[in-house]
RNA sequence: AACGAACGCUGGCGGCAGGCCUAACACAUGCAAGUCGAGCGCUGUAGCAAUACAGAGCGGCGCACGGGUGAGGAACACGUGGGAACGUGCCCAACGGUUUGGGAUAACUCAGGGAAACUUGAGCUAAUACCGGAUACGCCCCCUUUGGUAACAUUUUAUCGCCGAUGGAGCGGCCCGCGUCCGAUUAGUUUGUUGGUGAGGUAAAAGCUCACCAAGGCGACGAUCGGUAGCUGGUUUGAGAGAACGAUCAGCCACACUGGGACUGAGACACGGCCCAGACUCCUACGGGAGGCAGCAGUGGGGAAUAUUGGACAAUGGGCGCAAGCCUGAUCCAGCCAUGCCGCGUGGGUGAUGAAGGCCCUAGGGUUGUAAAGCCCUUUCGGCGGGGAAGAUAAUGACGGUACCCGCAGAAGAAGCCCCGGCUAACUUCGUGCCAGCAGCCGCGGUAAUACGGAGGGGGCUAGCGUUGUUCGGAAUUACUGGGCGUAAAGCGCGCGUAGGCGGUCCGCGUAGUCAGGCGUGAAAGCCCCGGGCUCAACCUGGGAACUGCGUUUGAUACUGGCGGGCUAGAGUUCGGGAGAGGGUAGUGGAAUUCCCAGUGUAGAGGUGAAAUUCGUAGAUAUUGGAAAGAACACCAGAGGCGAAGGCGGCUCUCUGGACCGCUACUGACGCUGAGGUGCGAAAGCGUGGGGAGCAAACAGGAUUAGAUACCCUGGUAGUCCACGCCGUAAACGAUGAAUGCCAGACGUCAGCUAGCAUGCUAGUUGGUGUCACAGCUAACGCAUUAAGCAUUCCGCCUGGGGAGUACGGUCGCAAGAUUAAAACUCAAAGGAAUUGACGGGGGCCCGCACAAGCGGUGGAGCAUGUGGUUUAAUUCGAAACAACGCGCAGAACCUUACCAACCCUUGACAUAGAUAUCGUAGUUUCCAGAGAUGGAUCCGUCAGCUAGGCUGGAUAUCAUACAGGUGCUGCAUGGCUGUCGUCAGCUCGUGUCGUGAGAUGUUCGGUUAAGUCCGGCAACGAGCGCAACCCACAUCUUUAGUUGCCAGCAGGUUAAGCUGGGCACUCUAAAGAAACUGCCCGUGAUAAGCGGGAGGAAGGUGUGGAUGACGUCAAGUCCUCAUGGCCCUUACGGGUUGGGCUACACACGUGCUACAAUGGCAGUGACAAUGGGUUAAUCCCAAAAAACUGUCUCAGUUCGGAUUGGGGUCUGCAACUCGACCCCAUGAAGUCGGAAUCGCUAGUAAUCGCGUAACAGCAUGACGCGGUGAAUACGUUCCCGGGCCUUGUACACACCGCCCGUCACACCAUGGGAGUUGGAUCUACCCGAAGGCCGUGCGCCAACCUCUUCGGAGGGGGCAGCGGACCACGGUGGGUUCAGCGACUGGGGUGAAG
Repeated sequence: AACGAACGCUGGCGGCAGGCCUAACACAUGCAAGUCGAGCGCUGUAGCAAUACAGAGCGGCGCACGGGUGAGGAACACGUGGGAACGUGCCCAACGGUUUGGGAUAACUCAGGGAAACUUGAGCUAAUACCGGAUACGCCCCCUUUGGUAACAUUUUAUCGCCGAUGGAGCGGCCCGCGUCCGAUUAGUUUGUUGGUGAGGUAAAAGCUCACCAAGGCGACGAUCGGUAGCUGGUUUGAGAGAACGAUCAGCCACACUGGGACUGAGACACGGCCCAGACUCCUACGGGAGGCAGCAGUGGGGAAUAUUGGACAAUGGGCGCAAGCCUGAUCCAGCCAUGCCGCGUGGGUGAUGAAGGCCCUAGGGUUGUAAAGCCCUUUCGGCGGGGAAGAUAAUGACGGUACCCGCAGAAGAAGCCCCGGCUAACUUCGUGCCAGCAGCCGCGGUAAUACGGAGGGGGCUAGCGUUGUUCGGAAUUACUGGGCGUAAAGCGCGCGUAGGCGGUCCGCGUAGUCAGGCGUGAAAGCCCCGGGCUCAACCUGGGAACUGCGUUUGAUACUGGCGGGCUAGAGUUCGGGAGAGGGUAGUGGAAUUCCCAGUGUAGAGGUGAAAUUCGUAGAUAUUGGAAAGAACACCAGAGGCGAAGGCGGCUCUCUGGACCGCUACUGACGCUGAGGUGCGAAAGCGUGGGGAGCAAACAGGAUUAGAUACCCUGGUAGUCCACGCCGUAAACGAUGAAUGCCAGACGUCAGCUAGCAUGCUAGUUGGUGUCACAGCUAACGCAUUAAGCAUUCCGCCUGGGGAGUACGGUCGCAAGAUUAAAACUCAAAGGAAUUGACGGGGGCCCGCACAAGCGGUGGAGCAUGUGGUUUAAUUCGAAACAACGCGCAGAACCUUACCAACCCUUGACAUAGAUAUCGUAGUUUCCAGAGAUGGAUCCGUCAGCUAGGCUGGAUAUCAUACAGGUGCUGCAUGGCUGUCGUCAGCUCGUGUCGUGAGAUGUUCGGUUAAGUCCGGCAACGAGCGCAACCCACAUCUUUAGUUGCCAGCAGGUUAAGCUGGGCACUCUAAAGAAACUGCCCGUGAUAAGCGGGAGGAAGGUGUGGAUGACGUCAAGUCCUCAUGGCCCUUACGGGUUGGGCUACACACGUGCUACAAUGGCAGUGACAAUGGGUUAAUCCCAAAAAACUGUCUCAGUUCGGAUUGGGGUCUGCAACUCGACCCCAUGAAGUCGGAAUCGCUAGUAAUCGCGUAACAGCAUGACGCGGUGAAUACGUUCCCGGGCCUUGUACACACCGCCCGUCACACCAUGGGAGUUGGAUCUACCCGAAGGCCGUGCGCCAACCUCUUCGGAGGGGGCAGCGGACCACGGUGGGUUCAGCGACUGGGGUGAAG
């Protein structure tokens, strides 16, 4: 885009079309083919009659047309173009004729049979019915004459008829070329079959039929068989070529309940005729009969589905008739149906307070929307009334009071459907919450859904709109036009070769193909163009063009083919060479392995990652000598050679194939490819017979392992070897068919040849074999004269993945199996190449307290603290590997507090707004009840400003409503903040360049660095965020400034003391500067960057420490800091109070403290800090420990250790019971250095010792800071962990915590096998054999003609019944083939959110 459509929702009018696609299923009822009295007789009715009408019958014509349907049929059925051996009623033209006789028979009458249908006998009668004779222009037969053959009348005429014969027209029969679906898992088929002769037969050719003879005919250019199908003009689609279809209209065919058959006739093997058989239905008196809607209506049934039991012969046409006319479900009309196409309408203009309502909202508004209302108009269609055709040529109009015209009323009666995530035009809100649902594909839905459902709005089409189905298109996705095959599906494993296809050069002939012109045909309709008619259109109509085809004829002769004749460039042969693991046979050689014999010799050998099985004191292994056997041939050896491929490797003889090179001569296209066919064909395997050293499936044992039917080890049989025969497959690979020609090069190598000389080189050439690379090609990778380039020829093969190279069938095979080769079903992918990442028990380089080297811990004990778990009324919540767990908490007795119990409040503890009242307000003191909140009473207390007004402000109380409030949920809706990789060195951009693209380059590479730090190189050049530096602190110095700091020198002064004058030199304080930059030297490196060493220096190679955290990752953490969307609660999930809980305790884990002791405990003596705090204070205060010295203890559960418990106190606080800290006395637990495992640390670090601060009423073993004392070790980067860069593989991308295979279990689905069973189709043998025509017979029967006749009849000719025969439908029996259904059981296959 289309439809003979159907379904859902909806539906105003008209025109034109269309309307059982299914059950060729069955049919009630009515109608669909009759007509002629101008062929004939008879009967009846009316009439006096003439006559008219009616009826059945004889006779003529028609009923073979028209109408229906598409079952069958793959065929001369159809289409197209031809042909010769035919027929033809009615019609036309022209010719001739139309004479004379005869005998019957329906009807009718009578008599019978039968239920009916119908029928029998006797008798009468007519004809345009039937028969004889005459005539014969002509026709037919035989061919010499001859012979045979016709007729019908009516009428006054004219017509209309009849007969013979000729021609025509139209129609029909027959034959032929070409075209006409699928299957080879259908490859052979055929016996009247193919042909001939003769005969029969037909309208006619012919095996059409028969007898005889011959053995042919068809077939890979697809016979036969199976399936499917009416064919065509055309229709739909498409740019076309095509593809699909074959409704309506038109041509042809076939059929008429199923099968068979003929009759009549011009024509039929006959839709509304006959006979027979069968099935079905109906009637019946049971004896017997009747019927055929695939005609028009209609009914049942089937189905998703398809109409009225209408009107008329008015028109067009048909039949009969002289005609009038009759008949006509053909036809013309009407009815039903949005089934389709076309046209029209459902109103037009104006109208902004942009009304109301709806919806959304950021609450401002927006949108619906000029839409409505209102105002002004119009009246198509429909309605009502009036007029009223053409179609008809004189009459006749079903349609039809229709089309059309006029008038009237009034916006009046007339809009829906689908869609709005992308494709694809059109967006919001609410509801729902992987539910309900949607979906053409991708896919939506798990609490903010433009995708579901509703609504508002929007988009599209419109009397329709969607859905479903089907066809074509898009699809170059079967590729003729117009595709491919290295890796995506796809080159047969390789030769030879048949058919076929294709084929070098020159000349001639002919013209088959080809080209051009003419002629014929290509029906009409349809499509297209130009016109015309319905108001337009659809529709109808005139003309033209076209119908791409076929036939025929004339011409052309280049090309292709044919025929004839030449040529040598393709191909082949001869001659001469050299190369080679080419093949076959026979022989032969050495090394090695193993076994055997003998010698020497002794305890192990062998084997592995390590072992063991195994061998060995019965003498192994090792070693020496000898002998045997089988198999394979080291070095040479190479990207080397040969072969068609598989493949081929010691040496020699022999037989043999091919290729290559060189020079002559010869043949003269002999060529290329190759469906079928045929041969070769690794390994494994099979059969028979040999052989068997080594190796080695199976098998056994030992190991490994969770297991180990494996990898490893020790053994070991088939096999491997030979001969003969099978198999016929491989990643049989260059994943690349063969052949020919053409298209830049360079460098190797193998086999020849030529030239030059410098004699081992150079140049050239032919053939082979490689590497790199240009053009070109390719999706890319890559290929690139050995093409995957440019062309030609031929063959093979492909058409999404799975199912499946499977099933069935066939062929081959001894078997294994091979070959050929599907479908159902299922998925939306499967796949190729390349890219970026990530990953690897891949590689390279490098780093880090990562390992190693060290020091000290944790894990064991007691306690502290956090967590899990458990418990509980509650034990509030969060944090969860690293990166939760002394974390949020810089401090839970109340408070905090979010939890629990109980008791209270409800505009609220808090904010804003309104109204009213008060301003003796607000508040304070005291008392009572109560656990308290709270309630009641009491005392004090007289708001501020001023314009002097309850005017303004403020406060309180009450009332009402908006609202407050929520540590309620969602960190997976968010902001902000934070952790982590990681202070790792990375992450990117612009322009350019490369690539079809994703992307790459830069950023890789060589060095170097802590560093993407720097240098060099480079299709890159630059830049940004990171690194570094800039910032802070510490370390040195200078300057400035000296109080509260300092005191060297001067003076005073003290028991002592910077205490005082004075000074600021020093320390220090706190501001500004200096200083370090690989700057200098040497070496190294590339003359670089840098690195190593050195000097100087307070400090040396980022000086040390901090702050500083790139792009990003983890849906990491936090809604309980805060903020915030959405949801939820609102006398409660809000607010207040008291008490309790967060402090529980069989247990488990993390982080710490204190210890286990002598490097120690205890006692005494004992010096030195810094940060900081104290409202102010460099002044005063808070204040040291370890160390060091002396004494004591003497290895023990202790003078270690301090838990636990009892008692007594102190402090804080409203209050230490649950539940604080400290002090004193007493008590004195575990613990004697800690399993597996694991943590921190590289220098002022670890370890060790104390001190301070925050929060805080009080409470530290925690956190954050401060100083004192002060080590050990680092060979090094193999390994563990983490990370960076490059590279490689990848089937991963949620990225290895990935992906993914098979069995088993369960459910469902389709399918193969299957004892069998059911049905269909078909072949074959035999039996039966209706009707019928044919053949034969025909004792029975018979009017016409002939002969005879006694006139009764007899005979002849001709026929009928009957009988017989062959043919044959249906039917029966047996066998075969084939298709399908079902089938216990069984095989595999597919699919399925959590096995």
Molecule: small-subunit ribosomal RNA
Organism: uncultured prokaryote